[in-house]
RNA sequence: GGGUGCAUAGCUCAGUUGGUUAGAGCACAGUCCUGAUAAGACUGAGGUCCCAGGUUCGAUCCUUGGUGCACCCA
Repeated sequence: GGGUGCAUAGCUCAGUUGGUUAGAGCACAGUCCUGAUAAGACUGAGGUCCCAGGUUCGAUCCUUGGUGCACCCA
């Protein structure tokens, strides 16, 4: 330098052939339970879906460019 893949909650990841509300597990906070922890039950908070354009009535999803990471070729 060329190519491929990935980027969604603090972490690991799902998701929708474009449709009104974005989810799970773990972690975190509170309540219950206990003599007190742990475990368990219930509830809750937490997201500019990497960034910027384009298409569209509508974009986390399609498309273009960029950024970061991993891998392959040279």